A computed fold for a 399-nucleotide RNA from Streptantibioticus parmotrematis, annotated as Bacterial RNase P class A.
The coordinates come from a structure-prediction model, not an experiment, and the mean pLDDT is 75.
Its Rfam family is "Bacterial RNase P class A". Rfam links the family to the GO terms dimeric ribonuclease P complex, tRNA processing and ribonuclease P activity.
It was read from a public genome assembly, where an Rfam model found it.
[in-house]
């Protein structure tokens, strides 16, 4: 100084002005809503996709069985996990360092386009070989028969490679080295798994994000989950008034009106994916009308953040100080000015350089993404204008 990798932060600042939530205190007003004033607090790194995994609630929670879904190298670390963390295998990079939906294809059954003769206990299209037979210019060509998978071609993919023995011409048919599976032995390692040795001619195509096996988890519904209180049409009981009907108070229930079906000849529920089986059980749907449709709690202290010790390679974990400040419900968190930073582009001007160029200043103009809480929290996954800063690694030069 180039190129190229990995990884952390940031997500503009300050001041005015108006405005908008929650809360807090005061004013005003009050038959209900309620208005103003002042102050303290108010979005993200992803709050966002809603794709995993939990907390939380509420329902179930005798037993069998049968479906389904999930996940998928090994150890580990979490409240869990399809997330991290080491390491292990397999592939790319010169390297740093990246990717791997990484269990089984010598259980089983499917499928393998298109090109090819042939695509899965393979296969004669050329070619090569024996034998036969016909022509014939005696070089040779053509036909039938069979042998062959060494060569050529077609393909992602065609049933080890290399050399030899063998043969009519060939082949693991047979030998030697290598490659590759499986098996035993024997050391390492908690394992995945490495390494060294025998042995078997064993040569085994892909594909489970096809079916299917194996192993190991897996009830359901979700904050509109739940729960308190009011208030409600119609009855109903008591109580006062009061010129006999009605009005007003309190309570208590929680509407009417028609069908279906049904009470030991049982609807209908529950056991939340179906069976069997077992339990409750008298109400259960349908359709019209008609009423109330507010308020609070859950809900903001939590597997919580920061710092610092100590274990652990790491994720984490564990003592110890500190900190805590959205909580809306038609849904607040905003606009505008002004200066400063950053970024770009344009006239100038200075100073460095032989020069391309570089520094710095001043002006003008323009641009600042992606996108917003809604019961909380771990993740993954996805978008993002600019910008910060740090470890390794390669290559060139220099000293």
């Nucleotide at each position: 100084c180039g190129a190229g990798u990995c990884g952390u932060g940031c997500g503009g600042g300050c001041g005015g002005u108006c405005g908008c939530g929650u809360c807090a205190g005061g004013a005003c007003a009050u038959c209900c809503g309620g208005u103003c004033c002042u102050g303290c607090c108010g979005a993200g790194g992803a709050a966002c996709g809603u794709c995993c995994g939990g907390g939380c609630u509420c329902c179930a929670c005798a037993g069998g069985g049968c479906a389904g879904g999930g996940u998928g190298g090994u150890g580990g670390g979490u409240a869990a996990c399809g997330c991290c963390c080491a390491c292990c295998c397999g592939g790319g990079g010169u390297g740093a360092c990246c990717c791997g939906c990484g269990g089984g294809a010598a259980a089983g059954u499917g499928c393998c386009a298109c090109a090819g003769a042939a695509a899965g206990c393979a296969g004669a299209c050329c070619g090569c070989c024996g034998g036969g037979g016909a022509c014939c210019u005696c070089g040779g060509u053509c036909c039938c028969c069979g042998g062959u998978a060494a060569g050529g071609g077609u393909g992602a993919a065609a049933c080890g490679g290399u050399g030899g023995u063998g043969u009519a011409a060939g082949a693991g048919a047979c030998c030697a080295c290598c490659a590759g599976u499986g098996c035993c032995c024997a050391g390492g390692g908690u394992g995945a798994c490495c390494u060294g040795g025998g042995c078997a001619g064993c040569u085994a195509g892909g594909u489970a994000a096809a079916c299917c096996c194996c192993a190991c988890c897996c009830g359901g519904a979700g904050c509109a989950a739940g729960g308190u209180c009011a208030a409600g049409a119609g009855g109903g009981a008591c109580g006062c008034c009061c010129c006999a009907g009605g009005g007003c108070g309190u309570c208590c229930u929680g509407c009417g009106c028609g069908g279906a079906u049904g009470u030991u000849c049982g609807a209908g529920g529950g056991c939340u994916g179906c069976c069997c089986g077992c339990c409750c059980g008298a109400g259960u749907c349908c359709g019209c009308g008609g009423g109330u449709a507010g308020a609070c709690c859950g809900c903001a202290c939590g597997a919580g953040g920061c710092c610092g010790g100590c274990g652990g390679c790491a994720a984490c974990g564990u003592c110890g100080g500190c900190c805590c400040u959205a909580g809306a419900u038609g849904g607040a968190u905003g606009a505008c000015c002004g200066c400063c930073u950053c970024c770009c582009g344009g006239c100038g001007g200075a100073c460095c350089g032989c020069g391309a160029g570089g520094u710095c200043c001043c002006c003008c103009g323009g641009a600042g993404a992606c996108a917003g809480a809604a019961c909380c929290c771990g993740g993954c996954g996805u978008a993002c204008a600019g910008c910060a800063c740090g470890g390794g690694u390669c290559g060139u030069c220099u000293g």